Context: one part of a larger RNA
RNA sequence: GCCGGCGAGUUAAUCUCUGUGGCAAGGUUAAGCAACUGGCGUUGCGCAGCCGUAGCGAAAGCGAGUCUGAAUAGGGCGUUCAGUCGCAGGGAUUAGACCCGAAACCGGGUGAGCUAUCCAUGGCCAGGGUGAAGCUCCGAUAGUCUCGGAGUGAAGGCCCGAACCUGUCAGCGUUGCAAAGCUGUAGGAUGAGCUGUGGAUAGAGGUGAAAUGCCAACCGAACCCGGAAAUAGCUGGUUCUCCCCGAAAUGCAUUGAGGUGCAGCCUCAGGCUAUAGUUAAUGGAGGUAAGGCUCUGGAUGGACUAGGGGGAGCACAUCCUACCAACUCCAACCAAACCGGGAAUGCCAUUAACCGUACCCUGGGAGUGGGACUGCGGGGGAUAAGCUCCGUAGUCGAGAGGGAAACAGCCCAGACCAUCAGCUAAGGUCCCUAAGAGCAGGCUAAGUGGUAAAGGAUGUAGAGUUGCACAGACAGCCAGGAGGUUGGCUCAGAAGCAGCCACCCUUUAAAGAGUGCGUAAUAGCUCACUGGUCAAGUGAUUCCGCGCCGACAAUUUAGCGGGGCUUAAGUCUGCCACCGAAGCUAUGGAUCCCAGCUUGCUGGGAUGGUAGGGGAGCGUUGCCUUUGCUUUGAAGCAGUUCUGUGAGGAAUUGUGGAGCGAAGGGAAGUGAGAAUGCCGGC
Numbered sequence: 001g002c003c004g005g006c007g008a009g010u011u012a013a014u015c016u017c018u019g020u021g022g023c024a025a026g027g028u029u030a031a032g033c034a035a036c037u038g039g040c041g042u043u044g045c046g047c048a049g050c051c052g053u054a055g056c057g058a059a060a061g062c063g064a065g066u067c068u069g070a071a072u073a074g075g076g077c078g079u080u081c082a083g084u085c086g087c088a089g090g091g092a093u094u095a096g097a098c099c100c101g102a103a104a105c106c107g108g109g110u111g112a113g114c115u116a117u118c119c120a121u122g123g124c125c126a127g128g129g130u131g132a133a134g135c136u137c138c139g140a141u142a143g144u145c146u147c148g149g150a151g152u153g154a155a156g157g158c159c160c161g162a163a164c165c166u167g168u169c170a171g172c173g174u175u176g177c178a179a180a181g182c183u184g185u186a187g188g189a190u191g192a193g194c195u196g197u198g199g200a201u202a203g204a205g206g207u208g209a210a211a212u213g214c215c216a217a218c219c220g221a222a223c224c225c226g227g228a229a230a231u232a233g234c235u236g237g238u239u240c241u242c243c244c245c246g247a248a249a250u251g252c253a254u255u256g257a258g259g260u261g262c263a264g265c266c267u268c269a270g271g272c273u274a275u276a277g278u279u280a281a282u283g284g285a286g287g288u289a290a291g292g293c294u295c296u297g298g299a300u301g302g303a304c305u306a307g308g309g310g311g312a313g314c315a316c317a318u319c320c321u322a323c324c325a326a327c328u329c330c331a332a333c334c335a336a337a338c339c340g341g342g343a344a345u346g347c348c349a350u351u352a353a354c355c356g357u358a359c360c361c362u363g364g365g366a367g368u369g370g371g372a373c374u375g376c377g378g379g380g381g382a383u384a385a386g387c388u389c390c391g392u393a394g395u396c397g398a399g400a401g402g403g404a405a406a407c408a409g410c411c412c413a414g415a416c417c418a419u420c421a422g423c424u425a426a427g428g429u430c431c432c433u434a435a436g437a438g439c440a441g442g443c444u445a446a447g448u449g450g451u452a453a454a455g456g457a458u459g460u461a462g463a464g465u466u467g468c469a470c471a472g473a474c475a476g477c478c479a480g481g482a483g484g485u486u487g488g489c490u491c492a493g494a495a496g497c498a499g500c501c502a503c504c505c506u507u508u509a510a511a512g513a514g515u516g517c518g519u520a521a522u523a524g525c526u527c528a529c530u531g532g533u534c535a536a537g538u539g540a541u542u543c544c545g546c547g548c549c550g551a552c553a554a555u556u557u558a559g560c561g562g563g564g565c566u567u568a569a570g571u572c573u574g575c576c577a578c579c580g581a582a583g584c585u586a587u588g589g590a591u592c593c594c595a596g597c598u599u600g601c602u603g604g605g606a607u608g609g610u611a612g613g614g615g616a617g618c619g620u621u622g623c624c625u626u627u628g629c630u631u632u633g634a635a636g637c638a639g640u641u642c643u644g645u646g647a648g649g650a651a652u653u654g655u656g657g658a659g660c661g662a663a664g665g666g667a668a669g670u671g672a673g674a675a676u677g678c679c680g681g682c
């Protein structure tokens, strides 16, 4: 891992509701006793008790009333409405209470044959090195003090290094040789040493050269048994079928936030027929959007003018001011907490129509109280987030089908079943791939289409406005582009052309006190401007359609799903046809609801579904009653066929070799795929 078996809402008491049955202003016995019986059990006695038939008050008490109260007032609770005892079922409470699961807590015991420390008594430490004190002798010395030397001597938590003890570093080992090892290497090795045997200390404890270490292979509190099925607002699991309806992820509260209570939303039963819903008309309340600037504030320019600053002035006078600036006026603006005004929707009410109980009330049963995205209106954030918090609508959740290549939340559309029938929606119609290489008229040349901004550009199509132009424009070519003058200043120089000031006059067809290049400064080239040549258009600007640049990421094109597409298979406008879904239709069938009547038919409608509520059934094992099958082959197992909407059922063949059904009732150890389920087999 697979297969097989086992494996989870039970039982008791009490309360409550529903169904059903008995009796009924009453209902009912409990323990126990007796009789009967083949068994299960049945019947009688038992009237103690319980519930109901009257309530109110704390009570005395009174009583269809009573309490409060001074009250014959008011108010509260009552007075009208049948109960009770079984059986079955839904729910609650108390019990282990659907099952499995802690870490822990407490009690009583068992452990120091591992290990920690201690006590008693034993054992062990090759060899080598160093050579303390003391003592003896010698020398120095006045000296027996003191110092030096030699010898002797043997000390040491001394040195090197086996046994022994330890376990530093590395490698191997990691389903190992081993639930801590092996190899090499390393530390201690006469000591606070190592070790044998016997003993001591016990869990709220011991022991600890102290690491929360160790106390029998996991010790922040050992192990075993018990309390015990501890508790688990947590995780997992919870077993047959069909039919009807069908949620929530919100509000308030909570030692509350992944739990719970009440409400909301779902379901079932009973009641009510007033309602609810949609549309229209009418009448209302309200200050949002947009708009606006009177108010409250903000904020820009101008005018005027207080005040301030600065200056002149002897000055408190007075005057000036390209400074700041209130008020007022003019102009143009901004606001969630601004409005003298003000929508659309929505909401409330009345009336009418449609619909036809969908509303509401009472009671039984729930689940939910983690929501998600999208559009719209907003708050927070950065006018960030697949972000977060509200409102509103939709979808998913609990929704399959078609489209968006793929894609819960987007677009279309809500799946009762069957059909090798038809029509459509969104979206599509060159090929992959069902259907148009459709029609008419434009645009695009960028593969734009098939990502993106500020900004940029003689791309191209269309619509305007406005200059110049046959008295010759625009572009090109030929020619001129001069004089006063090198204007003045500045400067080493400044001559059109570093810079500052001015920017005149003359000759002219025209020519700037000079547009750019250039020189040290001149020079030189060129432009403006003018003539000629040529010949018909040539500039500026605004709006708009489609394009261009801006445009950089990591395996390989990779920003159309692909191929591929250019008067399109891109894009805009108009039109026709077709494809396309579980939508709609057609035909047949099933169930439910409503209506009608001929009571089993007709007509109409409905039938996606998680949590969850309700209804109807199938099957398994005992039991009771009745009735059957079976060695001419029961159950079980394996196959085939038939049958029922399904759980299932029947027949038959083989195997098997002794029991097994049906109908009606009644009772449950009653249905397996999941629980890191348990046991077994492989």
Stems, first nucleotide, its partner, number of pairs: 001682006011095013026051003032045005055062002065077004098237002101234001105227006116201009125191001127160003130156001134152007164188003169184004203219001205215003212221001240617006250263005264368002266365006275358001277354008291339002296335003300331004305325001307324002309321004371396010401412003416589004421585003427579003430563003436576001438575006449565001455549002459546002462543007476533005482506003487501003512527001516525002590607008618671001620668002623665007636655008
Large-subunit ribosomal RNA, domain II from a Dehalococcoidales bacterium, 682 nucleotides, folded computationally. The prediction has a mean pLDDT of 86. The RNAcentral record of the full RNA draws on ENA. Lineage of the source: Bacteria > Bacillati > Chloroflexota > Dehalococcoidia > Dehalococcoidales.